RNA sequence: AAAAAUCUUUGGGGCAGGGCGAGAUUCCCUACCGGCAGUAAAGUCUGCGAGGGCGAAAGCCCUGACGGAGUGAAGUUUUUACCAUUCUCCGACCGACGGUAUAGUCCGGAUGAAAAAAGAUUGUU
Numbered sequence: 001a002a003a004a005a006u007c008u009u010u011g012g013g014g015c016a017g018g019g020c021g022a023g024a025u026u027c028c029c030u031a032c033c034g035g036c037a038g039u040a041a042a043g044u045c046u047g048c049g050a051g052g053g054c055g056a057a058a059g060c061c062c063u064g065a066c067g068g069a070g071u072g073a074a075g076u077u078u079u080u081a082c083c084a085u086u087c088u089c090c091g092a093c094c095g096a097c098g099g100u101a102u103a104g105u106c107c108g109g110a111u112g113a114a115a116a117a118a119g120a121u122u123g124u125u
Base pairs, nucleotide, nucleotide: 001125002124004122005121006120007119008118009117010116017029018028019027031105032104033095034094035048036047037046038045043093044092051062052061053060054059066091067090068089069088070087075082076081097108098107099106
């Protein structure tokens, strides 16, 4: 240093202000939020986790949302070029289940689980 085994820890954010109403953080105006890995730095790409269904289990299936303009690191070698849904600007869009006045933001399953990250120990090469 590499791969392996065991263990430990970590591992999701958000309704401020106003309106109608008997009642809404649920409706309306408006505000706010963005898990993990990959890749040019990503809620919208790719894959995964979470959520739902089936199953004795392994596992299988289902499960959201992006356009325009600009720039151009690495790379390509067609070089006044190509190249970002990740950067910058503009404008959009999305968000499980149960409860409750209809909920991405409240309460609940959940002091849960997980993708995964970091560390420790062991022995091997």